A computed fold for a 458-nucleotide part of an RNA from Chromatiales bacterium 21-64-14, annotated as small-subunit ribosomal RNA, 5' domain. The RNAcentral record of the full RNA draws on ENA and SILVA. Its Rfam family is "Bacterial small subunit ribosomal RNA". Taxonomically the source falls in Chromatiales (Bacteria, Pseudomonadati, Pseudomonadota, Gammaproteobacteria).
Context: one part of a larger RNA
């Protein structure tokens, strides 16, 4: 000198943009943060409409009951999503990250293609009835639907194979339609369109795995290792592999720093510097790890899952003492909800309004001067915001400058007070009676909505 996720002191007018728990990965009241689909399904708790019945009367309104017929829809079955988005940096020195490669893999939704979508069955919620419990919740019996579940049929691709053969799938829903057929007169068969479903192939995207190189400090850490290193066989995984198991061999790593200890998320970048380098990893972006602490799996294309489950632990809360509930490293504390007050006076004043309707004329259509559609003209109005934005006049100079320094380095000097005292100070150093160095004042210098000090980095 430059810089900062800064802090502190004095001071502070307006607007925009950016930024703001670096410490306790401390504990968390409250609200919100992941739902959606009735075009998968049975239904109907609530709201509205329609239909039927009844009552009151003011005779066209009110009230009551029934009815899923309709719009829809609480709870439930089912599908998809909750693995994204958002947060944090605890752990991790290498199962991470960065760069460059690789082969033994999976991939919902999406894209392209090939082949199908036939015919049956039995349940379980919701619901009803009954029971247990303070609650959370839960048990028994009965009924029922589906794109939920399970056989059968079929199998171009697909899987297994000893090459003889064997195995394996699906689901329907919504809209439209004219002959014919059926009909419980609602509709269905049939045709067609859209959205789906099944199997397989390829792509795209995403993810898992492997290798090489790079990636902090300590030798006052010198030896480390028994699934350890390799092989065979088997298991396991989507997939290679001591990933796991049995047997066999005795290997593997290390002064080019193994092992151990400490510290730390990594990178693009950021700060500084002429550069080389040094320091750093807030905000933004990529990757990783974590979700009260530790462990575990389930579901699923994908998790060993922040606002899912189970177990153990610590902590907090409820309890009828039998038992239960919870997890802000998501957003908010300048929040959310309610209430109150202010935003001068007077006048002017856009745009958001085009239509529809009525009427006249015409064109098309038509048998038609009718209906319908269109064009042009006239007419009629329509503004919640809104006492709108904006403009003019009136009103009062009314609201708007500080901080540090002034001995030299270093721009800027005198007076008073003090008298090695009180004090100053980044270094040199000032102060013991004429202090440009302490304290105050006048004056001056620098920067300016800031100015100084401290801390930190180069």
């Nucleotide at each position: 000198g430059a810089u900062u996720g800064a802090a502190c002191g004095c001071u502070g007018g307006c607007g925009g943009c950016a930024u703001g728990c670096c410490u306790a990965a401390c504990a968390c009241a409250u609200g919100c943060a992941a739902g959606u689909c009735g075009a998968a399904c049975g239904g109907c708790a609530g709201c509205g409409c329609g239909g039927g019945g009844g009552a009151g009367c003011u005779u066209g309104c009110u009230c009551c009951c029934c009815u899923g017929g309709c719009g829809g829809c609480g709870a439930g079955u089912g599908g998809c999503g909750g693995a994204c988005g958002g947060g944090u940096g605890a752990g991790u020195a290498a199962u991470a990250c960065g760069u460059a490669g690789g082969a033994a893999u999976c991939u919902g939704c999406c894209c392209a293609g090939u082949a199908g979508u036939g015919g049956g069955g039995g349940a379980c919620a919701a619901c009803u009835c009954g029971g247990a419990g303070a609650a959370a919740u839960u048990c028994g019996a009965g009924c029922u639907a589906a794109u939920a579940c399970c056989g059968c049929a079929u199998a171009c691709g697909c899987c297994c194979u000893a090459c003889g053969g064997g195995g394996g799938a699906a689901a329907g829903c919504a809209g439209g339609g004219g002959a014919u057929c059926c009909u419980u007169c609602g509709g269905g068969a049939c045709c067609u369109u859209g959205c789906g479903c099944u199997a397989c192939u390829g792509g795209a995207u995403g993810a898992g795995c492997c290798u090489a190189c790079g990636u902090c400090c300590g030798a006052u850490u010198a030896g480390c290792u028994a699934g350890u290193u390799g092989g065979u066989a088997g298991g396991g995984u989507a997939a290679a592999g001591g990933c796991c198991u049995a047997c066999c061999a005795a290997g593997g790593c290390g002064a080019c720093g193994a092992u151990c200890g400490g510290u730390a998320g990594c990178u693009g970048g950021u700060c500084u510097g002429a550069g080389a380098g040094g320091a750093u990893g807030a905000u933004c972006a990529g990757c990783c790890a974590c979700a009260c602490u530790g462990g575990g799996a389930c579901u699923g294309a994908g998790a060993c899952a922040c606002g899912g489950c189970c177990c153990a632990g610590a902590c907090u809360c409820c309890u009828a003492c039998g038992g239960g509930a919870g997890g802000c490293a998501g957003c908010a504390a300048a929040g959310c909800c309610c209430u109150u007050u202010c935003a001068g006076u007077u006048g002017g004043g856009a745009a958001g309004a085009a239509a529809a309707g009525c009427u006249g004329a015409g064109u098309g259509u038509u048998a038609a001067u009718a209906c319908c559609a269109c064009u042009c003209g006239g007419u009629c109005u329509u503004g919640a915001c809104g006492u709108u934005a904006c403009c003019a006049a009136c009103a009062a100079a009314a609201g708007a400058a500080g901080c540090a320094c002034c001995g030299g380095c270093u721009a800027a000097c005198u007076c008073c007070g003090u008298g090695c005292c009180a004090g100053c100070a980044g270094c040199c150093g000032c102060g013991g009676u004429a202090a440009u160095a302490c304290g105050g004042a006048g004056g001056g210098u620098g920067c300016g909505a800031g100015c100084g000090u401290u801390a930190a980095u180069c």